[in-house]
RNA sequence: UAGCGGCGAACGGGUGCGUAACACGUGAGCAACCUGCCCUGAAGUGGGGGAUAGCCCGGGGAAACUCGGAUUAAUACCGCAUGUGGCAGUCCUUCGCCUGGAGGACUCGCUAAAGCUUGAAAUGGCGCUUCAGGAUGGGCUCGCGGCCUAUCAGCUCGUUGGUGAGGUAACGGCUCACCAAGGCUAAGACGGGUAGCUGGUUUGAGAGGAUGAUCAGCCACACUGGGACUGAGAUACGGCCCAGACACCUACGGGUGGCAGCAGUUUCGAAUCAUUCACAAUGGGGGCAACCCUGAUGGUGCAACGCCGCGUGGGGGAUGAAGGUCCUCGGAUCGUAAACCCCUGUCACCAAGGACUAAACCUGCGUGAAGAGCGCAGCUGAAUUAACUUGGAGAGGAAGCCGUGGCUAACUCCGUGCCAGCAGCCGCGGUAAUACGGAGACGGCGGGCGUUACUCGGAUUCACUGGGCGUAAAGGGUGCGUAGGCGGCCAAGUGUGUCAGGUGUGAAAGCCCACGGCUCAACCGUGGAAUUGCGCCUGAAACUACUUGGCUAGAGACUCGGAGAGGUGAGUGGAAUUCCAGGUGUAGCGGUGGAAUGCAUAGAUAUCUGGAGGAACACCAAUGGCGAAGGCAGCUCACUGGACGAGUUCUGACGCUGAGGCACGAAAGCGUGGGGAGCGAAAGGGAUUAGAUACCCCUGUAGUCCACGCCCUAAACGUUGCGCACUAGCUUUCGGGGGAUUCGACCCCCUCGGAGGCCCAGCUAACGCGUUAAGUGCGCCGCCUGAGGACUACGGCCGCAAGGCUAAAACUCAAAGGAAUUGACGGGGCCCCGCACAAGCGGUGGAGCAUGUGGCUUAAUUCGAUGCAACGCGAAGAACCUUACCAGGGCUUGACAUGCAGUGGACCGGGCGUGAAAGCGCCUUUCUCUUCGGAGCCGCUGCACAGGUGCUGCAUGGCUGUCGUCAGCUCGUGUCGUGAGAUGUUUGGUUAAGUCCAGCAACGAGCGCAACCCCUGUCCUUAGUUGCCAGCAUUCAGUUGGGGACUCUAAGGAGACUAACUGCGUUCAGCAGUGGGAAGGUGGGGACGACGUCAAGUCAGUAUGGCCCUUACGUCCUGGGCUGCACACGUGCUACAAUGCCCGGUACAGUAGGUCCCAAUACCGCGAGGUGGAGGCAAUCCUCAAAGCCGGGCCCAGUUCGGAUUGGAGUCUGCAACUCGACUCCAUGAAGUCGGAAUCGCUAGUAAUGGCGCAUCAGCAAUGGCGCCGUGAAUACGUUCCACGGGGCUUGUACACACCGCCCGUCACAUCAUGAAGCCGGUUUCGCCCGACGUCCGUGAGCUAACCUUCGGGAAGCAGCGGCCUAAGGCAAGGCUGAUGAUUGGGAUGAAG
Repeated sequence: UAGCGGCGAACGGGUGCGUAACACGUGAGCAACCUGCCCUGAAGUGGGGGAUAGCCCGGGGAAACUCGGAUUAAUACCGCAUGUGGCAGUCCUUCGCCUGGAGGACUCGCUAAAGCUUGAAAUGGCGCUUCAGGAUGGGCUCGCGGCCUAUCAGCUCGUUGGUGAGGUAACGGCUCACCAAGGCUAAGACGGGUAGCUGGUUUGAGAGGAUGAUCAGCCACACUGGGACUGAGAUACGGCCCAGACACCUACGGGUGGCAGCAGUUUCGAAUCAUUCACAAUGGGGGCAACCCUGAUGGUGCAACGCCGCGUGGGGGAUGAAGGUCCUCGGAUCGUAAACCCCUGUCACCAAGGACUAAACCUGCGUGAAGAGCGCAGCUGAAUUAACUUGGAGAGGAAGCCGUGGCUAACUCCGUGCCAGCAGCCGCGGUAAUACGGAGACGGCGGGCGUUACUCGGAUUCACUGGGCGUAAAGGGUGCGUAGGCGGCCAAGUGUGUCAGGUGUGAAAGCCCACGGCUCAACCGUGGAAUUGCGCCUGAAACUACUUGGCUAGAGACUCGGAGAGGUGAGUGGAAUUCCAGGUGUAGCGGUGGAAUGCAUAGAUAUCUGGAGGAACACCAAUGGCGAAGGCAGCUCACUGGACGAGUUCUGACGCUGAGGCACGAAAGCGUGGGGAGCGAAAGGGAUUAGAUACCCCUGUAGUCCACGCCCUAAACGUUGCGCACUAGCUUUCGGGGGAUUCGACCCCCUCGGAGGCCCAGCUAACGCGUUAAGUGCGCCGCCUGAGGACUACGGCCGCAAGGCUAAAACUCAAAGGAAUUGACGGGGCCCCGCACAAGCGGUGGAGCAUGUGGCUUAAUUCGAUGCAACGCGAAGAACCUUACCAGGGCUUGACAUGCAGUGGACCGGGCGUGAAAGCGCCUUUCUCUUCGGAGCCGCUGCACAGGUGCUGCAUGGCUGUCGUCAGCUCGUGUCGUGAGAUGUUUGGUUAAGUCCAGCAACGAGCGCAACCCCUGUCCUUAGUUGCCAGCAUUCAGUUGGGGACUCUAAGGAGACUAACUGCGUUCAGCAGUGGGAAGGUGGGGACGACGUCAAGUCAGUAUGGCCCUUACGUCCUGGGCUGCACACGUGCUACAAUGCCCGGUACAGUAGGUCCCAAUACCGCGAGGUGGAGGCAAUCCUCAAAGCCGGGCCCAGUUCGGAUUGGAGUCUGCAACUCGACUCCAUGAAGUCGGAAUCGCUAGUAAUGGCGCAUCAGCAAUGGCGCCGUGAAUACGUUCCACGGGGCUUGUACACACCGCCCGUCACAUCAUGAAGCCGGUUUCGCCCGACGUCCGUGAGCUAACCUUCGGGAAGCAGCGGCCUAAGGCAAGGCUGAUGAUUGGGAUGAAG
């Protein structure tokens, strides 16, 4: 080393496929069992036999391997002996828990064994055999416990039991034969899905929830499925056989394999380590032992995967350095932070030293009778190139991650511009983003920090602890009743639950506590506690339960009585509609908002008479009654249910609720057969309308009615389940009884039962409920758990059908919802106001022109304003200028401001060239002050800066418009309400008014209203020029003298306050009337505009944040444009004419302006105007109104209306009237004859109408604007009406960006998930076919060493064959489940359809 033999290999190690099961946990049981090695005790170990591996020889095969021959050993194998014992049988004793257990006696019976070693031997050691006991490990049985699904409701034939047999270590249908027909199930069987179970882990205050990595216990599995063998133990991870899939080898014949062992590889995946060291320790197996084996184990390696500890320095240090960031430019901050100075020395690094874990086995020695035990010595380290100790050097080598809108701790700048992006939820981003990206600063944690996934918590949001159901989700449509749950009073017993004590168990680890060991901690050790559970023993007896006996208060029965649309059936009545017949009668009827369709001269409607038929029952009638609900209505009869009252005779808890179940159940609908008057889905017609598949009208079929049978729903609602008990009242009504009273009643009082209203306590989120509870309790049932999807799909059950009942998921959303509040809104209500309507007058819309706007055009037609509230608006003056626009030509510290540096020169002025000008270039003239440095002034160069009518009115200030001169808007305190909020401010009167009064849980106050202010109307006082003139004088003339009376002027004052009277009124507020008065009820007008709304308007008036431009988006100049013209609109002017136009004559204002201004007389011109200049810085001068009135003309016409347009000639302003001024004269003479739909203004000195003045301005496009005066009306019954505005109260609301709101459905497009039939898989079941291996049974004629033999053979066994069972496979059919797509259905979602 091979082989034989023994033991082990069933342990240890891995994994979680399967398993919903006695698999697991816990507690019991086995009188129904096994247990190698180990321990204890008893007995034995005698004598024989035949083989076979290996080895050797030979053969086959590619190999794996195999066949044959010869020979051999054993503690391998086989007889025989012995029988302590054991087994079997019979009997006895005793015990027990149903089978039975224990002990004893007897006998024809059956049943063992193996040697090796030490030594001279004895002996010792290791074995072997039988039995008994122990220990350990296992097997079996039972109680209880722990997943989802009822859209799984019935399952089962070895099924349930029995008898007998077989089988097992053992009980048992475990298996078989026969017999019986059972067994399980709503306390969930059977089926489906998922899953190893537990100690524990995690979370939680706990109860509970989730989970089952590491460690520990049990189970299951070992490529998939099946099977047995060996063995004490397996139906065996690294054993065997068969089948299958896969992989490998092959000579193609045939073989081999099974990492869910440790490493490692591959694949999948977001993701999971070394092909390491050692048996030194602990443990296991073998061995007498040495020793061998051990990917168990002990170590090391890798990974921040977790927990713990430590470091990256400590102290000082202000010019608060540099630098970064921000900035209000002053500064702030990073920040004592750094630098710098003084220290320290952990870790890492270097050097030196250096363990514990290891003392056993064993050997030797000692002790001892001993080779027992004990003692001493020796031997043994993988980790270890380490722990630890000492020394050394040097701040040296060592900080990141996430966040900063709220939740949530921490803010600025820049960039970006609904882009890029962020996001856990809400949500950020559309030019000032603390939310994106970057930076700085800050916050949090730190060898980590964020993210993702999952679990519990918060979530009392499945509610046992600990929820609800009137309206938020939620009471079953109603009753009867099965199971179940719950149940009155008294007594006794038992001891089920319950309670107490004891006891066994509740493994260890973990958690907790104490102590201890590593320097601490993590970690570990020792002890304790806990383990809320289960079993057993003893006890208690109130409650509960059970058993027994009794009671009457619950419940029921009985007698009497009245009430009622309670139900069913039969009969019967009148009114009305319709129809039929007849009479009368004539032209319409009918119908509507108005009509039409329809009916009618073939006689309708109307009216009278008669008849037919069906349906429903006026009045009574109710806020009434009855019924379980649905529901029930003429009258009569029959049958019948229930409730109520009174009596208190009987039964004796007989009760309550009620899952399933059964019955009833409006209307519509369905089936069969009837009936059919009226009404009337569908249908037809007529209207309405944009349409009108509607609302209205004319017809009209099912149906409505009856009988029988279905359907089974509803806003079946009190949106309120049933029963019992308790808890203030008032009032109405229905039914009954009693009392008192009365002749009898009524009224009245008490009471029982129903039906209503109001309200206390209490409850409720509020609204509300409130003895008819939604209050307080008990019992039982049903139901809810965000919205949509979805009263849906699939499945099941029911139905004739329609359909009903039961009932999800994917997916989507950050809500859906209740009650109440404040607003806003309403083609809601009530009250009130306004030139809002009405009543009037005059206009606009038609024409021409003017002017503004849109549009178009353009090089430009600069910009803004856009419903009211833009449009004769900014603009109270666009030919240049203005001017912002366009074209072209120029300038660049600039047209303008301030400062600095350098440089030059006075400045101012004059001239020349070029040019359209600006500009560019050139020539010329010539300073002052001074402390002498320089300063002043003006250029040039350069730097700071200027400049921008560039953008944002949605970054702003200021100002303004508008609702609206409407009467409102708020506050303090108090009170009410959980609160939002209410009250006050509402209510009754009244007012122009929230004006005032009265009342009132309010009392006061503020901003608004009114008043105070200005103008105007009357009077008075003062004053009397430039104003005035009565009287006096004078004149052409208030011209002059004079006068202050008057007018007027301008300063002050008076006056008007519902003051007076009458009436009304709450004898309040106030209103009506009257008088007086210049004026009368805010006398008229103005100024004055509450809280707020419209992101209203304005960055172009000015101011201003931010952004943008900087030889241009600044600035200067010339020219052009803003004036452009097919059109449309707004605002106006002038007209269309006779109340007018034209001509002539003539009368009467006020405001206001005037010196670069107004300008008279005079003269010239037809005129615009010119010449000229008196007077006037103005009550002095300029300065004259027009309509009107008088007279004349025109005679109704495109005119003597109208004046546009055009031609010509002029005037004036101005540098300049071409584009593009106004005016004058002559000529021309257009449209237009009163204006469609529609629409505007105005209520009195107003409208209408007439002229006059002024601002701007050289002039003027002004007919505009702002003022002034003259002449000078009509009408208002009234508040119904208006796509009108506003105020107050109230109501509804799904609106709150507030009705210009919100929002529904179809269609089209895109995306997503899902249902259906079809097709394709997986899984499972039933029936049948085939049937490997193998156990068992049968057979076994072939084969065979041990034993027997009479030598023939027998016994025993093997091969082979047959049979039962059976894996895989096959055929056919079901169930469950999944996937699929140019199919189809609905659903969800999606800035601008």
Background
The prediction has a mean pLDDT of 85. This is a predicted structure of a 1393-nucleotide RNA (small-subunit ribosomal RNA) from an uncultured organism. It matches the Rfam family "Bacterial small subunit ribosomal RNA". Its family is annotated with structural constituent of ribosome and ribosome in the Gene Ontology.